[in-house]
A computed fold for a 349-nucleotide part of an RNA from Pseudomonas lutea, annotated as small-subunit ribosomal RNA, central domain. It matches the Rfam family "Bacterial small subunit ribosomal RNA". Its family is annotated with structural constituent of ribosome and ribosome in the Gene Ontology. The full RNA is in RNAcentral, with records from ENA and SILVA. The prediction has a mean pLDDT of 85.
Context: one part of a larger RNA
């Protein structure tokens, strides 16, 4: 390499869009590149195989045949694949009506709470812990009432509920905007699937510049604990967390399960749409696209999966090949840096 695999043993790129490439619905005609058959030429000899012969046999030598599964030329066939031409509508999409939604962006508004400040009441404690202490407080704290400021997050609703490709998204209102579902017609007529490179998005932390800073809180300081305590607990507290713009490009980025399509028993739950039925109800039934639980066949090493497959198949991509060394070194590319990405070997078991 072939083969075998990728939920948990090594292995699905974090997720999209998309170039080349690979693959591709249905009908008719045509072509003859692939494909199939025939013929001719060639496919050196030796070797291998078969039937003989020669060394006493064998190895060995040798005669004949077959084979050399290939290539070229030419003739023919037209089912399948491809090309060309013309169609079709079941895939895909467009137009129209309707629906749900924390999908995204911008601006504005609101209440609860924490903190700080001001004022009043009020007096000796408060706070914190397993117990304490550091800390705060007679310069009047804690508590309580009223007012003000400022920042961040949006209790209840809330739901194995919803939306989004993933990351993710949760107060309310307005504007801008993406996608989905559904219904019945009309239209386009294969326009599709996947996708090496490429390109975009991408939690948190981190970085740059400028703002902001209530709470929380790496670092740090102090108090405890302890044999020690560079921790767990407590009192403080700076980056950061927030905003704008620009980087970074990684996560147990997880369903540890790539995307698309088809097929293969059922039962239950709840949520979006549509239709039907009456008993008009917080109803029932059917259907569709999602979200969960159980379960048959089948699969699986087992656990388990089971129409949301890890079942049965097809198309395309990615990835794996004993453990350590090592996701490291070197080199390349990217980055302000931190570092990321690509990615070995010696050696060792």
């Nucleotide at each position: 390499c072939u083969g075998g695999g990728c939920g948990u043993a090594a292995a699905g790129c974090g997720c999209g869009c998309g170039u080349a490439g690979g693959u591709g619905g249905u009908u008719u005609g045509u072509u003859a590149a692939g494909u199939u058959g025939a013929a001719u030429g060639u496919g050196a000899a030796a070797u291998c195989c078969c039937c003989g012969g020669g060394c006493u046999c064998a190895a060995c030598c040798u005669g004949g045949g077959a084979a050399c599964u290939g290539c070229a030329u030419c003739c023919a066939a037209a089912a399948c694949u491809g090309g060309c031409a013309a169609g079709c509508u079941a895939g895909a999409g467009u137009a129209g009506g309707g629906c749900a939604g924390a999908g995204g962006g911008u601006g504005g508004u609101g209440g609860a709470a924490u903190u700080u400040c001001c004022u009043g009441u009020g007096u000796a404690g408060c706070g914190g812990u397993g117990a304490a202490a550091u800390g705060c407080g007679u310069a009047g704290a804690u508590a309580u009432a009223g007012g003000a400021a400022g920042g961040a997050a949006c209790a209840c609703c809330a739901g194995u509920g919803g939306c989004g490709a993933a990351g993710g998204c949760g107060a309310c209102c307005a504007c801008c905007u993406g996608g989905g579902c559904u219904c019945a017609u009309a239209c386009u007529g294969a326009c599709a699937c996947u996708g090496a490179g490429g390109u975009g998005c991408g939690a948190a932390a981190g970085c740059g510049u400028g703002g902001g800073g209530a709470g929380c809180a790496a670092a740090c300081a102090g108090g405890a604990u302890u044999a020690g305590a560079u921790a767990c607990c407590c009192u403080g507290g700076u980056a950061g967390u927030c905003c704008a713009c620009g980087c970074c490009g990684u996560a147990a980025a997880c369903g540890a399960u790539g995307u698309c399509a088809a097929c293969u028993a059922g039962c239950c739950c709840a949520a979006g749409g549509a239709a039907g039925c009456c008993u008009u109800g917080a109803g029932c039934u059917u259907u569709u696209a999602g979200u969960g639980g159980c379960g048959c066949a089948g699969c699986a090493a087992a656990c388990g999966c089971a129409u949301u497959a890890a079942g049965u198949u097809g198309a395309c991509c990615g990835c794996c090949u004993g453990g350590g060394g090592a996701g490291u070194a070197c080199g390349g590319c990217c980055g302000c840096a931190a570092g990321g990405u690509u990615a070995a070997a010696a050696c060792u078991c």